Large-subunit ribosomal RNA, domain VI from a Patescibacteria group bacterium, 253 nucleotides, folded computationally. The coordinates come from a structure-prediction model, not an experiment, and the mean pLDDT is 85. It matches the Rfam family "Bacterial large subunit ribosomal RNA". Its family is annotated with structural constituent of ribosome and ribosome in the Gene Ontology. The RNAcentral record of the full RNA draws on ENA. Taxonomically the source falls in Bacteria candidate phyla (Bacteria).
Context: one part of a larger RNA
RNA sequence: CGUAGAAAUUUGAGGAGUCCCAUCUCUAGUACGAGAGGACCGAGAUGGACGAACCUCUCGUGUACCAGUUGUCCCACCAGGGGCAUCGCUGGGUAGCGACGUUCGGUUUCGAUAAGCGCUGAAAGCAUCUAAGCGCGAAGCGGUCUCCAAGAUUAGAUUUCAUUAUAGGCCCCCGCGAGAUGAGCGGGUUGAUAGGCCCACGGUGUAAGCCCCGCGAGGGGUUGAGCCUAAGGGUACUAAUCGGCCGAUGCUA
Numbered sequence: 001c002g003u004a005g006a007a008a009u010u011u012g013a014g015g016a017g018u019c020c021c022a023u024c025u026c027u028a029g030u031a032c033g034a035g036a037g038g039a040c041c042g043a044g045a046u047g048g049a050c051g052a053a054c055c056u057c058u059c060g061u062g063u064a065c066c067a068g069u070u071g072u073c074c075c076a077c078c079a080g081g082g083g084c085a086u087c088g089c090u091g092g093g094u095a096g097c098g099a100c101g102u103u104c105g106g107u108u109u110c111g112a113u114a115a116g117c118g119c120u121g122a123a124a125g126c127a128u129c130u131a132a133g134c135g136c137g138a139a140g141c142g143g144u145c146u147c148c149a150a151g152a153u154u155a156g157a158u159u160u161c162a163u164u165a166u167a168g169g170c171c172c173c174c175g176c177g178a179g180a181u182g183a184g185c186g187g188g189u190u191g192a193u194a195g196g197c198c199c200a201c202g203g204u205g206u207a208a209g210c211c212c213c214g215c216g217a218g219g220g221g222u223u224g225a226g227c228c229u230a231a232g233g234g235u236a237c238u239a240a241u242c243g244g245c246c247g248a249u250g251c252u253a
Base pairs, nucleotide, nucleotide: 001151005161006160007159008158009157010156014148015147016146017145020048021047022046023045024044025043026042032037050105051104052103053102054101058099059098060097061096065092066091067090068089069088070085071084072083073082074081075080109143110142111141116136117135118134119133168246169245170244171243172188173187174186175185176184193239194238195237196235197234198233199232202228203227204226209222210221211220212219213218
């Protein structure tokens, strides 16, 4: 930009993906074989690699969380803190993200076939799977399964709304498990969209101050204390104010 104004829901031309493998058990030490050995068919179990989704568990990360600790500078000093030193170093760790974790997947079945196996059957009184005709037969092919998909310009369909000032959309703003930017999704006071605050979960691991014990380093009590990020629930305190713009009906040759 088109698809003859919109919104929602869709069909599926076409395309992509997947469709993998092994071991063990039963059938059965059966068929077969003198024995040694040892099945087809069918049923079940387990595993490997691969793939998808997810974060309950495990593990990793977690430079906005908590604690310990070294050197130095600063807050006059003590105590308590702050800055810098790879996040100073060390021990943990929420959400998110991830795999080493968890769950799931390959199925089934139909159709047409390949090699091959056949039926009927002439040419050619026989024979012959083939010449007419018919059947079976692969992890392969086309469906069945998953995903994309009407720029499929053959531009589809259904439902609802709107037609003379509206349907709807956008700008703008608050945001996001969405994201390079656009886009997508949620919200915009008739509001829980984000922040703040409150509560609970969860993480650190018993704060400071004060009291007691010890000459002291330190220990004990108050105390599972104090502090706390992204996550859950709630609450209009703050910010989403006020607004603006676009927007079709049919003509001429």